[in-house]
Context: one part of a larger RNA
RNA sequence: GGACGGGGGCCCGCACAAGCAGCGGAGCAUGUGGCUUAAUUCGAGGCAACGCGAAGAACCUUACCAGGGCUGGACUUCUGGGUGACGCGGCGGAGACGCCGUGGCCGAGAGGAGCCCGGACAGGUGGUGCAUGGCUGUCGUCAGCUCGUGCUGUGAGGUGUUGGGUUAAGUCCCGCAACGAGCGCAACCCCCGUCGCGUGUUGCCAGCAAUUGGGUUGGGCACUCGCGCGAGACUGCCGGCGUCAAGCCGGAGGAGGGUGGGGACGACGUCAAGUCAUCAUGCCCCUUAUGCCCUGGGCUGCACACGUGCUACAAUGGCCGGCACAACGGGUUGCGACCCCGCGAGGGGGAGCGGAUCCCUCAAAGCCGGCCCCAGUUCGGACCGCAGGCUGCAACCCGCCUGCGCGAAGCCGGAGUUGCUAGUAAUCGCGGAUCAGCACGCCGCGGUGAAUACGUUCCCGGGCCU
Numbered sequence: 001g002g003a004c005g006g007g008g009g010c011c012c013g014c015a016c017a018a019g020c021a022g023c024g025g026a027g028c029a030u031g032u033g034g035c036u037u038a039a040u041u042c043g044a045g046g047c048a049a050c051g052c053g054a055a056g057a058a059c060c061u062u063a064c065c066a067g068g069g070c071u072g073g074a075c076u077u078c079u080g081g082g083u084g085a086c087g088c089g090g091c092g093g094a095g096a097c098g099c100c101g102u103g104g105c106c107g108a109g110a111g112g113a114g115c116c117c118g119g120a121c122a123g124g125u126g127g128u129g130c131a132u133g134g135c136u137g138u139c140g141u142c143a144g145c146u147c148g149u150g151c152u153g154u155g156a157g158g159u160g161u162u163g164g165g166u167u168a169a170g171u172c173c174c175g176c177a178a179c180g181a182g183c184g185c186a187a188c189c190c191c192c193g194u195c196g197c198g199u200g201u202u203g204c205c206a207g208c209a210a211u212u213g214g215g216u217u218g219g220g221c222a223c224u225c226g227c228g229c230g231a232g233a234c235u236g237c238c239g240g241c242g243u244c245a246a247g248c249c250g251g252a253g254g255a256g257g258g259u260g261g262g263g264a265c266g267a268c269g270u271c272a273a274g275u276c277a278u279c280a281u282g283c284c285c286c287u288u289a290u291g292c293c294c295u296g297g298g299c300u301g302c303a304c305a306c307g308u309g310c311u312a313c314a315a316u317g318g319c320c321g322g323c324a325c326a327a328c329g330g331g332u333u334g335c336g337a338c339c340c341c342g343c344g345a346g347g348g349g350g351a352g353c354g355g356a357u358c359c360c361u362c363a364a365a366g367c368c369g370g371c372c373c374c375a376g377u378u379c380g381g382a383c384c385g386c387a388g389g390c391u392g393c394a395a396c397c398c399g400c401c402u403g404c405g406c407g408a409a410g411c412c413g414g415a416g417u418u419g420c421u422a423g424u425a426a427u428c429g430c431g432g433a434u435c436a437g438c439a440c441g442c443c444g445c446g447g448u449g450a451a452u453a454c455g456u457u458c459c460c461g462g463g464c465c466u
């Protein structure tokens, strides 16, 4: 000088408290440990590993295993020698591959591609993240971390950055042997909320006319909306409090206040944190193999254990019928209206749309009417049987979906434990990435829409002074 303390003072944070919904019990999904295995490839390990790398494991992926094969190699660059150039077919085989036939081509020379033989070398998801770059997590959006000069101390160092107020903030004010400055904070950037202007192949009977069901047509940009540009909020105004300061409290006006809500943005550093399997890279190691190709299997194995989720245990519900109201997005080897067939998944045809114009696209919860009558049931849907559909070379291992049947556990969950302070929690559906197919995960979108916060003693994490 720090760090730590079951030392002190001050102050924050869904940290506790107040409250709502959960997890821990059940079934299933998914990840992990363990066990098993020829292999169940590898990594991640308290917070900060465990629906994580996986934004898509049937083959491929694939790095693992078994078997069948290849060697200057599946791939790069250089080089010596050879070559008149490629196409089709057959046989064997699981395939990789091997063998054979045939057509075609051939004036000479040179160069290049390809192929064959040889040389130098390729290749490695083999090791080391304690040799590294890059990228990332975390403390932590926490309020901090430093420098120059000066002053001070023998020195390490201190001062500044402490103090009195104040703030979300080392934010600002005042004071002060300090005076300034930098990285952080804030602001400048994006989205949402109000208005104006510009612009109208989206929108509107708003006002008129036509009209056979539709803004459908004429017509019009006023409104909605889209895209640009701009205005607006600054404690600016009023009152009170305060050291006359910074600022705090209340009020007016306003679409909106006192950082309006959200995002992007994460200081000096910490954890020899994570990643040599994204990539790059030092060193070490393998080079008829630790490289390369293929078929099949495995990554999906199951007596168990844990994490994260989904669906429930019902009446604020389940089922049936009718009627409404979104937003974000995506679409040409695609989205597919509409018609026909099918109970359905889906199939046959197929308009339009590279898309404010067509399609995905009926949103669902909701509202209205009806049934159920508290029962393991018209709750719940696991599991299993049969019959089908789709993708794909191929759904046995090992996909998703449909119909009929079967209907398990489960009657609200021990100790314990998680999230959330407002358009939030809870609840309801919708879209997208990946993707042939496969979503209860992930990333987004909108609909409905709460309860509670006395307070800071206590638990956890953090800041300042001592």
Base pairs, nucleotide, nucleotide: 007466008465009464010463011462012461013460015456016455019420020419021418022417023416026311027310028309029308030307031306032305033304034302035301042053043052064297065296066295067294068293069292070291073121077120078119079118080117081116082115083114086103087102088101089100090099091098092097123286124285126284127283128282132280133279134275135274136273137271139269144183145182146181147180148179149178150159151158152157163174164173165172189263190262191261192260194231195230196229197228198227199226200225203221208218209217210216234257237251238250239249240248241247313413317372318371319370320369321368322367323366329360330359331358334353335352338349339348340347341346379410384405385404386403387402388401389400390399426448427447428446429445430444431443432442